Description: Large-subunit ribosomal RNA, domain IV from an activated sludge metagenome, 346 nucleotides, folded computationally. The full RNA is in RNAcentral, with records from SILVA.
Context: one part of a larger RNA
RNA sequence: CCUCCGUCAAGGAACUCGGCAAAAUGGCCCCGUAACUUCGGGAGAAGGGGCGCCCCGGCAGCGUGAAGCGGCAGGCCCGUGGAGCGUGAGGGGGUUGCAACAAGCAGGCCCAGGCGACUGUUUACCAAAAACACAGGUCCCUGCGAACGCGGUGGUGCGGACGUAUAGGGGCUGAGACCUGCCCAGUGCCGGAAGGUUAAGGGGAGCGGUGCGAGCUGCGAACCGAAGCCCCGGUAAACGGCGGCCGUAACUAUAACGGUCCUAAGGUAGCGAAAUUCCUUGUCGGGUAAGUUCCGACCCGCACGAAAGGUACAACGAUCUGGGCACUGUCUCGACGGGGGACUCG
Numbered sequence: 001c002c003u004c005c006g007u008c009a010a011g012g013a014a015c016u017c018g019g020c021a022a023a024a025u026g027g028c029c030c031c032g033u034a035a036c037u038u039c040g041g042g043a044g045a046a047g048g049g050g051c052g053c054c055c056c057g058g059c060a061g062c063g064u065g066a067a068g069c070g071g072c073a074g075g076c077c078c079g080u081g082g083a084g085c086g087u088g089a090g091g092g093g094g095u096u097g098c099a100a101c102a103a104g105c106a107g108g109c110c111c112a113g114g115c116g117a118c119u120g121u122u123u124a125c126c127a128a129a130a131a132c133a134c135a136g137g138u139c140c141c142u143g144c145g146a147a148c149g150c151g152g153u154g155g156u157g158c159g160g161a162c163g164u165a166u167a168g169g170g171g172c173u174g175a176g177a178c179c180u181g182c183c184c185a186g187u188g189c190c191g192g193a194a195g196g197u198u199a200a201g202g203g204g205a206g207c208g209g210u211g212c213g214a215g216c217u218g219c220g221a222a223c224c225g226a227a228g229c230c231c232c233g234g235u236a237a238a239c240g241g242c243g244g245c246c247g248u249a250a251c252u253a254u255a256a257c258g259g260u261c262c263u264a265a266g267g268u269a270g271c272g273a274a275a276u277u278c279c280u281u282g283u284c285g286g287g288u289a290a291g292u293u294c295c296g297a298c299c300c301g302c303a304c305g306a307a308a309g310g311u312a313c314a315a316c317g318a319u320c321u322g323g324g325c326a327c328u329g330u331c332u333c334g335a336c337g338g339g340g341g342a343c344u345c346g
Base pairs, nucleotide, nucleotide: 001341002340003339004338005337006336007335008334010332011331014330019327027051028050029049030048031047036041038175052095053094054093055092056091061087062086063085064084068080069079070078071077072075108325109324110323111322112321113320114319115317116316120132121131136173137172138171139170140169141168142167148159149158150155177311178310179309181242182241183240186239187238188235189234190233191232192231195230196229197228201224202223203217204216206212207211243261244260245259246258247257270304271301282298283297284296285295286294
């Protein structure tokens, strides 16, 4: 010097991206516990007090239940009885020690916010999460030799399923609560069939002749010819989309109001500088002596918005962010000690 561990005056996060790490908390009994809440919870909330040993006294109580006594149905019977044994709270008194469970194990706590409801799952070896899953919601497909899968094919008591629409498959969403607006012009899907478009085919004869005839064939016009497409409707918890400019009120400012252009329709509720805000450390308020973070508001939303769900929320979380108490070698600022290494000698 490295590593693991122990201790520290005064201060106590001043360290640092960040309390990372460490310290602290810790058991049992009693008291006592808030907001909020889906009435279950939150709760071990928080915050307090007690804890050894001896005596009263093996006291009360609890458990077990002998002898004795009584009964008649005569039993491993019933009743009574309380000895002995086990356990023993609480109370009173006393007492050793620096210190009384132990010296091992063994929650730090609180406030506010984001995300995800939750328990679960995951990148075997840098990510455990706000990602995945999840009950629940909704849409679509599937009448059974089902749809959908497996297999190159045949295919089969191969899956689905020895199930049968309250079933099975697929997509999206993701408990519960309150809700989920407008647009079907484009794309997709579903339905429709009057019309438009449209292929092979429908025609002819044998011929290109050891044979072919599943062939050959001049012209190749008209007409009749499916699905599809065009067309007509429907459908957004299908893919998706949800405007611009100008003016206007008796200070100013602003614009409930009006005009105009465009569109399939012009963003409703709710939320909003947000895991989304560029300008931006927006502005105001709170917290600090001081706050690009945080919380509450405002709304000018560069570029939220309703199942790629919107909003709020109890509980939950080795989650993320901000704050506080406690506590500390994180730090001011370092010191000392121990175990094991390195190093030197052997």

Its mean pLDDT, the model's own confidence on a scale to 100, is 82.